Record summary: Predicted 3D model of a 520-nucleotide part of an RNA (small-subunit ribosomal RNA, 5' domain) from a metagenome. The RNAcentral record of the full RNA draws on SILVA.

Context: one part of a larger RNA
RNA sequence: GGAUGAACGCUAGCGGCAGGCCUAAUACAUGCAAGUCGAGGGGUAGUGGAAGCUUGCUUCCAUGAGACCGGCGCACGGGUGCGUAACGCGUAUGCAACCUACCUUCACCUGGGGGAUAGCCCGGAGAAAUCCGGAUUAAUACCGCAUAAAAUCACAGUACCGCAUGGUACAAUGAUCAAACAUUCAUGGGGAGAAGAUGGGCAUGCGUGACAUUAGCUAGUUGGCGGGGUAACGGCCCACCAAGGCUACGAUGUCUAGGGGAUCUGAGAGGAUGGCCCCCCACACUGGUACUGAGACACGGACCAGACUCCUACGGGAGGCAGCAGUAAGGAAUAUUGGUCAAUGGGCGCAAGCCUGAACCAGCCAUGCCGCGUGCAGGAAGACGGCCCUCUGGGUUGUAAACUGCUUUUAUUCGGGAAUAAACCUUUCUACGUGUAGGAAGCUGAAUGUACCGAAGGAAUAAGGAUCGGCUAACUCCGUGCCAGCAGCCGCGGUAAUACGGAGGAUCCAAGCGUUAUCC
Numbered sequence: 001g002g003a004u005g006a007a008c009g010c011u012a013g014c015g016g017c018a019g020g021c022c023u024a025a026u027a028c029a030u031g032c033a034a035g036u037c038g039a040g041g042g043g044u045a046g047u048g049g050a051a052g053c054u055u056g057c058u059u060c061c062a063u064g065a066g067a068c069c070g071g072c073g074c075a076c077g078g079g080u081g082c083g084u085a086a087c088g089c090g091u092a093u094g095c096a097a098c099c100u101a102c103c104u105u106c107a108c109c110u111g112g113g114g115g116a117u118a119g120c121c122c123g124g125a126g127a128a129a130u131c132c133g134g135a136u137u138a139a140u141a142c143c144g145c146a147u148a149a150a151a152u153c154a155c156a157g158u159a160c161c162g163c164a165u166g167g168u169a170c171a172a173u174g175a176u177c178a179a180a181c182a183u184u185c186a187u188g189g190g191g192a193g194a195a196g197a198u199g200g201g202c203a204u205g206c207g208u209g210a211c212a213u214u215a216g217c218u219a220g221u222u223g224g225c226g227g228g229g230u231a232a233c234g235g236c237c238c239a240c241c242a243a244g245g246c247u248a249c250g251a252u253g254u255c256u257a258g259g260g261g262a263u264c265u266g267a268g269a270g271g272a273u274g275g276c277c278c279c280c281c282a283c284a285c286u287g288g289u290a291c292u293g294a295g296a297c298a299c300g301g302a303c304c305a306g307a308c309u310c311c312u313a314c315g316g317g318a319g320g321c322a323g324c325a326g327u328a329a330g331g332a333a334u335a336u337u338g339g340u341c342a343a344u345g346g347g348c349g350c351a352a353g354c355c356u357g358a359a360c361c362a363g364c365c366a367u368g369c370c371g372c373g374u375g376c377a378g379g380a381a382g383a384c385g386g387c388c389c390u391c392u393g394g395g396u397u398g399u400a401a402a403c404u405g406c407u408u409u410u411a412u413u414c415g416g417g418a419a420u421a422a423a424c425c426u427u428u429c430u431a432c433g434u435g436u437a438g439g440a441a442g443c444u445g446a447a448u449g450u451a452c453c454g455a456a457g458g459a460a461u462a463a464g465g466a467u468c469g470g471c472u473a474a475c476u477c478c479g480u481g482c483c484a485g486c487a488g489c490c491g492c493g494g495u496a497a498u499a500c501g502g503a504g505g506a507u508c509c510a511a512g513c514g515u516u517a518u519c520c
Base pairs, nucleotide, nucleotide: 001520002519003518004517006516007515008514009513010512013372014371015370016369017368018367019365020364021330026328027327028326030325031324032323035072036071037070040069041068046063047062048061049060050059051058052057053056079283080282081281088208089207090206091205092204093203094202095201098200099199103196104195105194106193108191109190110189111145113143114142121134122133123132124131125130151176152175153174154173157170158169159168160167161166181188182187209255210254211253216246217245218244221243222242223241224240226238227237228236258280259279260278261277262273263272264271265270285306286305287304288303289302308319309318310317311316336362338361339360340359344358345356346355347354348353375406376405377404378403385397386396387395388394389393412456413455414454415453416452420447425442426441427440428439429438430437431436464509465508466507467506468505469490470489471488475504476503477502478501479500485492486491
């Protein structure tokens, strides 16, 4: 000098863009953050209408909340950096050792049956959470059957490739395995398969902290054979066999730490950092376990154990903000218990639509960067006052003020007033011909009556901070008298202190200026 997720002191007019618990991965009141589908299914409360007479009940029709079965989603999105020195990350490869819901393409199929169960109803237990029994019922829920091209497996064969275990292509025979329908008739689904796309799994080379005042470490340990397990290779696991494997090119141990793109600095080489944004990883009160599923060993799922908190009728139960706000605590220190799904994106749905603290906006904070303003021109009796001096006077503050003319950004008031944003959807027309495309009309719209534009009047609404001995731009007087104090270093102060305190003046930055901390 530059930089910061900064803090502190003094000060403070406005706007745009960004950023905002670095500490206690401490504990959390309250609300919200993941639902959706009636075009899968049974069906209820309620509402409306009609009928009947017993006039407040019954029946029928339409509509239909909540709950239930079922499907898809909840493995995304959002948070944090505890752990991890590791194939975790980065980079380059490989899988002849693998999986992939939704989506796209290709070609094929969608036949016929069965038994239950929730809900509802009846009954019971409990303070509650909830639980038990009985009867009855549906499905795109569940289970057989038929069909089986393809697929998988078994076993012959032929050709080619490979050092090899083997692989690829063709292929006879045998074995095994499917399905679900809905509807407003336009469509939307279901099953087996091949390919693509996307996402993932695994393996390998190289790179990726400190300490040798850590020198030896290792029994599933290293390899083999056989098996189990997995989507898949593998001591991943197991039985048996062998005795190996790593290490001074740093094993093992201890400490520290999420990694990268990048960021800061520097002429560069380097050094330092990893907050915001993007990619990967890990975690979800602590530890462990699996279930479901295409995908998890699952933040707002389950089970077990533990610590903690809460409710209780003492018998028993409930919970997990490192989601968004917010609270307490800690700390030098870090914001609102806001608005909207309008846009972008996601989930479900044929769609309308519903959900979305993702997201987009608004609020707070000079935390940073950038921009604008606090007026402009004229004006000498060089006014008054202050300060200084060689003191009847001069210098300086200083064109500064007064005064005259002008302007009106900004602030204030009034008026006008966007873009983003036009689709999905509905109606209609045209071309076309069930598709789809174009035009018109309708509907919707957070931020927002905001940005922006215009008018009004009036200099009106707006300057501070630090420094002035040298480094280092800027000097005098008074007070003090090794006192009080200053200080980044050198050092100032003991009676003329440009270094302390005040004043006048000056210098540098400026809505900021200084100090502290940290990095180059």